[in-house]
Model confidence (mean pLDDT): 87 of 100.
The part of an RNA shown here (small-subunit ribosomal RNA, 5' domain) has 512 nucleotides and comes from an uncultured bacterium.

Context: one part of a larger RNA
């Protein structure tokens, strides 16, 4: 010069589109951020249709009280699916985390696609409820009763799983694959319709998509860190695991890494990228995207297709908070927000209309993802603060050789113009329409009035683009470097002049 998630200072008119706790991964009040399905089930509650009964009595109404089917609406519990996704942080992590290419003949995969086959017959229990007890409260025993797409037994097995078996293909080794025989062993629900309508439901193959693994390379500093290492190299043979393995365990060898930098330390989330830079290269990793990691610290399962699970158990800590003192409860690095540290970062908005996800057949519910709107010059783009005319060069400043110069067409004043802003009227795409629009009466259009509301900062000694007057007198300031100030200071300060950029300028910091 260029750049920024910037901040300070002065100063600030409008709109577009971004961006916004870099610090204490400190602490956190309140609200809200994961539900859904009654077409899975039994119930409870209202509501109503049909019925019996009683009473009134205007004999078909009105009230009341049972009863049962049947409708409809609510919904705590049981069951499913979802919650492992989406959102956030960047603390840990120098490592197969990451990037990139490659491998698995060592794997797994709910939902979704495409094939093949099938769902027969039975049983028992639990919540829901209700009585009874216990607990300040969270919550909890005890009995008794009941459903299922909840458990669970037994049949069938196209099939598949294991084990023997025979033969065939084929391959980079271990080995894979088909095939035939035998033999064990393994399923399943139902539900809803006008309808054999749809939706599920087992068992298998295959397909998609996501994943787990395991390898080569590549990926910061210190040698003032040079040895390091008992599950530690291997190896048999067992256990685990969806798979391979010292992964775990017994035994048995003694091995295994290391200046091609091991081992220890300190620093750090990696990457697409972004800045700079002709490039090479430096340097960063904010927003958006991949991917990993973590969810108050530490530790552990469980459930499930997935997790060792941010708004799930459980153990310990440490902290907060309620308590009847026995005990019990919480977890914003979701979205707003509070304190706090900090030089410093926004609203306790609005809507599911729109994408996009859950959950249902649907209707639809949820959804602080997202879709706007707020704030804030934080960046970046555009506008604008008017145009023309206007010389007695007005008054007033400032300088002077006092004669005049300069501000300066600059003002005034004349003629116009009407962008932003203001006022009034119409009014949208986004919607895919039958309907549904948070934005938003907004964009954008038409119309009025009016020059009205809208310009500041730095700087002028050289590098540098801009020169004088006064005030100060090594003072009181400047200052990036050089160096300015000790009576004439274009360097301090004010003023008038000028320069530069301009809704900003300058200063700090920081990389190139």
């Nucleotide at each position: 010069g260029g750049a920024c998630g910037a901040a300070c200072g002065c100063u600030g008119g409008c709109g577009g589109c971004g961006u916004g706790c870099c610090u204490a991964a400190c602490a956190c009040a309140u609200g809200c951020a994961a539900g859904u399905c009654g077409a899975a089930c039994g119930g409870a509650g209202c509501a109503g249709c049909u019925u019996u009964c009683c009473a009134g009595c205007u004999u078909g109404c009105u009230g009341g009280a049972g009863a049962u089917c049947c409708u409809g609406c609510u919904u705590a519990g049981u069951g499913g699916c979802g919650a492992a996704c989406g959102g956030g942080u960047g603390a840990g992590u120098a490592a197969c985390a990451c990037g990139u290419g490659g491998g698995c003949a060592a794997c797994c995969u709910g939902c979704c696609c495409g094939g093949a086959a099938g769902a027969c017959c039975g049983g028992g229990a639990u919540a829901a409820c209700a009585a009874c007890c216990c607990g300040a409260a969270a919550g909890g025993g005890u009995u008794g009763c009941u459903a299922a797409u909840a458990c669970c037994g037994g049949a069938u097995a196209u099939c598949u799983a294991c084990a023997a078996u025979a033969a065939g293909u084929c391959g980079c080794a271990u080995g894979a694959c088909u095939u035939u025989u035998u033999g064990u062993a393994g399923a399943a629900a139902g539900g809803u319709u006008a309808a054999u309508u749809c939706c599920g439901c087992u068992u298998c193959c295959g397909g998609a998509u996501g994943g787990g693994c395991c390898c080569g390379c590549g990926u910061c500093c210190c040698a003032u860190u040079a040895g390091c290492u008992a599950g530690u190299u291997g190896g048999u043979g067992a256990g685990g695991u969806a798979a391979c393995g010292g992964c775990u365990c017994a035994c048995c060898a003694a091995g295994g890494c290391g200046a091609c930098g091991a081992u220890g330390g300190g620093u750090a989330g990696c990457u697409g990228g972004u800045c700079u830079g002709a490039g090479a290269g430096g340097a960063c990793g904010a927003u958006c995207a991949g991917c990993c990691a973590c969810a108050c610290u530490g530790g552990a399962a469980c459930u499930g297709a997935g997790a060792c699970a941010c708004g799930g158990u459980c153990c310990a800590g440490a902290c907060u908070c309620c308590u009847a003192c026995g005990g019990g409860a919480g977890g914003c690095a979701g979205c707003a927000g509070u304190g706090g540290g900090g030089a410093a970062u926004c609203u306790u908005g609005c809507g599911c209309a729109a994408u996009g996800g859950g959950c249902g057949a649907a209707a639809g519910c949820c959804u602080g993802a997202c879709g706007c709107a707020g704030c804030a010059a934080c960046g970046c783009c555009g506008c604008g603060u008017g145009a023309a005319c206007g010389a007695u060069g007005a008054a007033g400043g400032c300088c002077u050789u006092c004669g005049g110069g300069u501000c300066g067409u600059a003002a005034a004043g004349u003629u116009c113009u009407g962008u932003c802003a203001g006022g009034g009227g119409g009014g949208a795409c986004g919607a895919a329409u039958a309907a549904u629009g948070a934005c938003g009466g907004u964009a954008c259009c038409c119309c009025c009035a009016g020059a009205g509301g809208a310009a500041g900062c730095c700087c002028c000694g050289g590098c540098u683009a801009a020169c004088u007057a006064c005030g100060u007198g090594c003072c009181a300031g400047c200052a990036g470097c050089c160096g300015c100030g000790g009576u004439a200071a274009c360097a301090c300060g004010u003023a008038g002049g000028g320069g530069g950029c301009g809704a900003g300028c300058g200063u700090u910091g920081u990389c190139c």